[in-house]
Small-subunit ribosomal RNA, 5' domain from Micromonas pusilla, 564 nucleotides, folded computationally.
Rfam family: Eukaryotic small subunit ribosomal RNA. Rfam links the family to the GO terms structural constituent of ribosome and ribosome.
The coordinates come from a structure-prediction model, not an experiment, and the mean pLDDT is 80.
The organism belongs to Micromonas, within Eukaryota.

Context: one part of a larger RNA
RNA sequence: UAUGCUUGUCUCAAAGAUUAAGCCAUGCAUGUCUAAGUAUAAGCGUUAUACUGUGAAACUGCGAAUGGCUCAUUAAAUCAGCAAUAGUUUCUUUGGUGGUGACCUACUACAUGGAUAACCGUAGUAAUUCUAGAGCUAAUACAUGCGUAAAUCUCGACUCACGAAGAGACGUAUUUAUUAGAUAAAGACCGACCUCGUUCUGCGGUGAAUCAUAAUAACUUCACGGACCGCAUGGCUUUACGCCGGCGGUGUUCCAUUCAAAUUUCUGCCCUAUCAACUUUCGACGGUAGGAUAGAGGCCUACCGUGGUGUUCACGGGUGACGGAGAAUUAGGGUUCGAUUCCGGAGAGGGAGCCUGAGAAACGGCUACCACAUCCAAGGAAGGCAGCAGGCGCGCAAAUUACCCAAUCCUGACACAGGGAGGUAGUGACAAUAAAUAACAAUAUCGGGGUUUUUCAACUCUGAUAAUUGGAAUGAGAACAAUCUAAAUCCCUUAACGAGGAUCCAUUGGAGGGCAAGUCUGGUGCCAGCAGCCGCGGUAAUUCCAGCUCCAAUAGCGUAUAUU
Numbered sequence: 001u002a003u004g005c006u007u008g009u010c011u012c013a014a015a016g017a018u019u020a021a022g023c024c025a026u027g028c029a030u031g032u033c034u035a036a037g038u039a040u041a042a043g044c045g046u047u048a049u050a051c052u053g054u055g056a057a058a059c060u061g062c063g064a065a066u067g068g069c070u071c072a073u074u075a076a077a078u079c080a081g082c083a084a085u086a087g088u089u090u091c092u093u094u095g096g097u098g099g100u101g102a103c104c105u106a107c108u109a110c111a112u113g114g115a116u117a118a119c120c121g122u123a124g125u126a127a128u129u130c131u132a133g134a135g136c137u138a139a140u141a142c143a144u145g146c147g148u149a150a151a152u153c154u155c156g157a158c159u160c161a162c163g164a165a166g167a168g169a170c171g172u173a174u175u176u177a178u179u180a181g182a183u184a185a186a187g188a189c190c191g192a193c194c195u196c197g198u199u200c201u202g203c204g205g206u207g208a209a210u211c212a213u214a215a216u217a218a219c220u221u222c223a224c225g226g227a228c229c230g231c232a233u234g235g236c237u238u239u240a241c242g243c244c245g246g247c248g249g250u251g252u253u254c255c256a257u258u259c260a261a262a263u264u265u266c267u268g269c270c271c272u273a274u275c276a277a278c279u280u281u282c283g284a285c286g287g288u289a290g291g292a293u294a295g296a297g298g299c300c301u302a303c304c305g306u307g308g309u310g311u312u313c314a315c316g317g318g319u320g321a322c323g324g325a326g327a328a329u330u331a332g333g334g335u336u337c338g339a340u341u342c343c344g345g346a347g348a349g350g351g352a353g354c355c356u357g358a359g360a361a362a363c364g365g366c367u368a369c370c371a372c373a374u375c376c377a378a379g380g381a382a383g384g385c386a387g388c389a390g391g392c393g394c395g396c397a398a399a400u401u402a403c404c405c406a407a408u409c410c411u412g413a414c415a416c417a418g419g420g421a422g423g424u425a426g427u428g429a430c431a432a433u434a435a436a437u438a439a440c441a442a443u444a445u446c447g448g449g450g451u452u453u454u455u456c457a458a459c460u461c462u463g464a465u466a467a468u469u470g471g472a473a474u475g476a477g478a479a480c481a482a483u484c485u486a487a488a489u490c491c492c493u494u495a496a497c498g499a500g501g502a503u504c505c506a507u508u509g510g511a512g513g514g515c516a517a518g519u520c521u522g523g524u525g526c527c528a529g530c531a532g533c534c535g536c537g538g539u540a541a542u543u544c545c546a547g548c549u550c551c552a553a554u555a556g557c558g559u560a561u562a563u564u
Base pairs, nucleotide, nucleotide: 001560002559003558004557005556009434011432015427016394022392023391024390026389027388028387031062032061037059038058043054044053060413069347070346071345079268080267081266083264084263085262088261089260094256095255096254098252108227112143113142119135122132123131124130152169153168154167155166158163171224172223173220175218176217177216178215179214180213204211226250228249229248230247231246234244235243236242237240270318271317272316277309278308279307284306285305286304287303288302289301290300291299322344323343324342326337327336328335329334349370350369352367353366354365372383374381375380400425402424403423404422408421409419410418411417440470441469442468443466444465445464446463447462448461449460450459451458452457475504477497479494481493507553508552509551510550511549512534513533518548520547521546522545523544529536530535
């Protein structure tokens, strides 16, 4: 683990892994809205009659890469511990950050442009979450596009000179090149100068950088620098179609942070030699360059070199092999198990490819092929339960097509919605916990010990047996009620009921030995049968079939198998 017999209570609770990662009818399991993106619903509603509240639909944004399931593959692979990214990406969170956009002089900056859905109407098909044509209308959808300071640097008409009218460039990001980013001490050498004195005597970080950072020259078909939304509405004066302005939301660039991810260092894995050599011009090992990538790298390509591994077991084969944390057993050492609730990996019928996106080589996304298989009016169309239930099949072998988002958490525009994640019931002798099936007294009978006593007997203590008698106690059950709970159930509480052969009746295996317990009775007669093993049975069976009695464990016990 399965199975046989039996089963009263309480708590807890595994459960289609093993065989077929076999196949699936049906239903559900991923959606989401705030004061704050978009409402003229020909929706509701009404102190709002242009709108204002509510709000179906639809556009937009985000999520759908989490979760859940399974263990087929996989043996230095996964995985574990230990390290690295100075070799990279990162939606979100949190903290910072962004005065510079034009090149032209007649201009929207109180605010630009054109669409489209929902809607309305016309249609097609046997059919689908199929669509077409006509007519409108929105934006934080899709596009376009202004304004606002100073300083500095370079050039520079003119000028004896000091100087200087003026002109140009200068945000962040991208790409390339260059410069700075110092420093132990002393000496030597070289150069320029002969004169000493005043002041600045600047430079982050690492073990280590072509680091951070800054500057210069250019580069960019393409990035950013808000034409957004809500709630408050105020202040200043030159009262002007003036200027300034709060608290949030949302969006955006770069840097960090967070959540991660992806690669990588070192060490470590079961059986097998009836596997001894393996790999390599179809990359095997290394170099140089390029390409590709988020990025290192034979990852790929070109050109070179000829390497790389192996009895310290390579390579190959097997595995009823996902790895680990762990589990069982064990004096110690060990042995066996680990599909399974936590961590990591892999997969969604089999392979392959791809879109979107911060993130997928996604399957409750798409596209082919293969294998299955559904509807059809035969033209076509749709499909993937190793999600939760449920069905078939397979088998020794495994539960309800239930209720709920109340808890725990997750997602979303969100205090509100959704969630077969999850919880709650149902099934459930997988395991595990507690522990009913009686207790007491009197009487009767049979004792035992002690004291007194020569005995009889008395007193005292203590047992056993009784279908003898007695009252007490209590739950199993059932039930007003409350509680529990999302709503219930159960439990815990609790009225009225509820026990004498207390029939409210405990079983499963055994009784020769191992091994606790019968030389009892009847039946059978080497038969029927028992017996793990030794053995028993041929007419007195301690062993079979029964009755009685007894023993063991006990709401459990037997059997088979695997393992220690």